[in-house]
RNA sequence: GGGCUAUCAAGAGUUGCGGCUAGGGAACUGGCCCUAUAAUCCGCACGGCAACCUUUGAGUCUUUCUUGAAGGUGCCAAAGCCAGCCCCCACCAGGGGGAACGAUAGGUC
Numbered sequence: 001g002g003g004c005u006a007u008c009a010a011g012a013g014u015u016g017c018g019g020c021u022a023g024g025g026a027a028c029u030g031g032c033c034c035u036a037u038a039a040u041c042c043g044c045a046c047g048g049c050a051a052c053c054u055u056u057g058a059g060u061c062u063u064u065c066u067u068g069a070a071g072g073u074g075c076c077a078a079a080g081c082c083a084g085c086c087c088c089c090a091c092c093a094g095g096g097g098g099a100a101c102g103a104u105a106g107g108u109c
Stems, first nucleotide, its partner, number of pairs: 001109002004106005013046001015045005023034003028084004047076003052072008080101001085098005
């Protein structure tokens, strides 16, 4: 990198210090939002969330299930910020479902 499976409206840092400089929110378009009170990104520090994988404690006769811990990842503005393509409903304002794309994890090639 390709393919498969699962999940993606919950949750938790718009934390502090330092660095760079003008863009950033994956990509294109539109909207909206963040950003010289320095965002995004990088380094360090200290927190937190979650429970995909591994190990393990407790409850339970066992399975299922419930609840902790450690480790490997992941994540901590806004629904994956929203929409775009298809379908359904509609009081024509909008609402719902699916796909595609993407992200993460675990196998596999």
Predicted 3D model of a 109-nucleotide RNA (SAM riboswitch aptamer (S box leader)) from a Dehalococcoidia bacterium.
The organism belongs to Dehalococcoidia, within Bacteria.